Context: one part of a larger RNA
RNA sequence: CGUUAGGAUAUUUGAAGGGGAGCUCCCCAUAGUACGAGAGGACCUGGGGAGACGGACCUCUGGUGUUCCGGUUGUCCUGCCAAGGGCAAGGGCCGGGUAGCUAUGUCCGGAAGGGAUAAGCGCUGAAAGCAUCUAAGUGCCAAGCCCACCUCAAGACUAGAUAUCCCUCCUCCGCAAGGGGGUGUAGGCAACUCGUAGACUACGAGUUUGAUAGGCGCAGUGUGUAAGAUCCGUAAGGAUUUAAGCUAAUGCGUACUAAUCAGCCAAUCGG
Numbered sequence: 001c002g003u004u005a006g007g008a009u010a011u012u013u014g015a016a017g018g019g020g021a022g023c024u025c026c027c028c029a030u031a032g033u034a035c036g037a038g039a040g041g042a043c044c045u046g047g048g049g050a051g052a053c054g055g056a057c058c059u060c061u062g063g064u065g066u067u068c069c070g071g072u073u074g075u076c077c078u079g080c081c082a083a084g085g086g087c088a089a090g091g092g093c094c095g096g097g098u099a100g101c102u103a104u105g106u107c108c109g110g111a112a113g114g115g116a117u118a119a120g121c122g123c124u125g126a127a128a129g130c131a132u133c134u135a136a137g138u139g140c141c142a143a144g145c146c147c148a149c150c151u152c153a154a155g156a157c158u159a160g161a162u163a164u165c166c167c168u169c170c171u172c173c174g175c176a177a178g179g180g181g182g183u184g185u186a187g188g189c190a191a192c193u194c195g196u197a198g199a200c201u202a203c204g205a206g207u208u209u210g211a212u213a214g215g216c217g218c219a220g221u222g223u224g225u226a227a228g229a230u231c232c233g234u235a236a237g238g239a240u241u242u243a244a245g246c247u248a249a250u251g252c253g254u255a256c257u258a259a260u261c262a263g264c265c266a267a268u269c270g271g
Base pairs, nucleotide, nucleotide: 001155006166007165008164009163010162011161012160017152018151019150020149023051024050025049026048027047028046029045035040053109054108055107056106057105061103062102063101064100068096069095070094071093072092073088074087075086076085077084078083113147114146115145120140121139122138123137169182170181171180172179173178187265188264189263191207192206193205194204195203212258213257214256215254216253217252218251219250222246223245228241229240230239231238232237
């Protein structure tokens, strides 16, 4: 810009079209049956598993987790003790670990069914009194084709559908058609607070009629019993107070802080 009454907000259809998926094996029963002298050993049908591949997810098992907790060596600093902090090749080293992200973890998938067919197998059947699946006619049959399953999708120019909202005002030029200006409806944009969304953009949640982020409170989770004090020991150290102290990204709550005020776009033929 288009989608032909106009402008919007949601929800959709998919008869047009595109993409994805499509795998294989083993075991059991049928049945040691059919078949076969025996050895051997089924079709069909039903059931149970496995691998590879794919999708989603983080309850479990683990990984990571340089913003959480603890231990510890050397050295420097906070005057000293104690308690802490810095640095050690960008975590000094070591033991753990929340959220998130993850696989080796968990769940799920390929199916079933329908249609038309290939090779192949037929039925009826002439040309050609026979025969012949074919010439007329007609049936069966594949992991393949078209549906079916998942997904994108109305720029599908035949440009679709449904619901709801907003107005159809003022003024100027013009006979009219049409054009210019204004107001600023529904709504949108921008701005700001953010996100399990994200390179940017986009998308989504909010903006005081507010829980969007931070802070704070409680809870949870992790670490593993803080500091100070008291006691025991010459001391290193140990015990008690003390399941202590601290605790990121988590959950619930709470307007304390920041989402202020302002701005921009946007209204028409016709009945």
About this RNA
Predicted 3D model of a 271-nucleotide part of an RNA (large-subunit ribosomal RNA, domain VI) from a Candidatus Omnitrophota bacterium. The coordinates come from a structure-prediction model, not an experiment, and the mean pLDDT is 85. The organism belongs to Candidatus Omnitrophota, within Bacteria.